RNAcentral holds the sequence, with entries from MGnify. The RNA shown here (Lysine riboswitch aptamer) has 156 nucleotides and comes from a mouse gut metagenome.
RNA sequence: AUAGAGGCGCGGUUUUCAUCAGUAUCCCCAGCAAGGCCAGGCAGCCGUUGGGAGGGAAAGGGAAAGCCGCCGAGGGAGACAACGGUGCCUGCCAAAGUCCUCCCGGGCCGUCGGGGAAUACCCGCCGGACUGUCACAGUAUUCUGUGGAGUGCUAU
Numbered sequence: 001a002u003a004g005a006g007g008c009g010c011g012g013u014u015u016u017c018a019u020c021a022g023u024a025u026c027c028c029c030a031g032c033a034a035g036g037c038c039a040g041g042c043a044g045c046c047g048u049u050g051g052g053a054g055g056g057a058a059a060g061g062g063a064a065a066g067c068c069g070c071c072g073a074g075g076g077a078g079a080c081a082a083c084g085g086u087g088c089c090u091g092c093c094a095a096a097g098u099c100c101u102c103c104c105g106g107g108c109c110g111u112c113g114g115g116g117a118a119u120a121c122c123c124g125c126c127g128g129a130c131u132g133u134c135a136c137a138g139u140a141u142u143c144u145g146u147g148g149a150g151u152g153c154u155a156u
Stems, first nucleotide, its partner, number of pairs: 001156004007071001009070009025055002027052006035046003074104005079098002084093002105131002108128003112124004133148006
């Protein structure tokens, strides 16, 4: 450099489904102390409270299946940050992204913390067994133990 392995492996995307939620919101009915609709009164409307066997979402988050790209796949934390929020400056909010710094071999389970409408689910610390891999040791290709990390491992 090229090819490749790990397995409840990773990311993206499409469809379906549940949730969100009978919620927001719209409509109808009834009521209302104060308030608003630019003097005062009444009505009305806004607002507000209750009712309706009236209509009724979406975003965000998730699951399954298919497809696509893959095996630092990718995820997290930090830094910087286009565009946007007001024409300019400064500040702030929010943020595509950069791949600059740090952490993590992989998924699973559990406690705790954070996020979340949530019992889902996601993220982080810690713990557990499992699993791939390499090194070392045990007479050891197969088993066991200890240790390491993907800047690894296997083949050429």